RNA sequence: GCCCCUGUAGCUCAGUCGGUAGAGCGCCUCUCUCGUAAAGAGGAUGUCGCGGGUUCGACUCCUGCCAGGGGCU
Numbered sequence: 001g002c003c004c005c006u007g008u009a010g011c012u013c014a015g016u017c018g019g020u021a022g023a024g025c026g027c028c029u030c031u032c033u034c035g036u037a038a039a040g041a042g043g044a045u046g047u048c049g050c051g052g053g054u055u056c057g058a059c060u061c062c063u064g065c066c067a068g069g070g071g072c073u
Base pairs, nucleotide, nucleotide: 001072002071003070004069005068006067007066010025011024012023013022019056027043028042029041030040031039049065050064051063052062053061
């Protein structure tokens, strides 16, 4: 230098041909307990890496960057 993959909640990740963003764990509150844990009930959480384009509408399509990983030379 070229090619490929990945980037979504605090963490690990889903999101099947574009139509209002989710799960598990964790976190907070309550119940239970002498107290903690466990268990049960309820709750909060996102500029979907950053910009631009296409579209009525983009996490999704196109494009330029950035970061991480892999391969080739």
A computed fold for a 73-nucleotide RNA from Streptomyces microflavus, annotated as transfer RNA. Rfam family: tRNA. The family's RNA type in Rfam is transfer RNA. Lineage of the source: Bacteria > Bacillati > Kitasatosporales > Streptomycetaceae > Streptomyces. The coordinates come from a structure-prediction model, not an experiment, and the mean pLDDT is 80.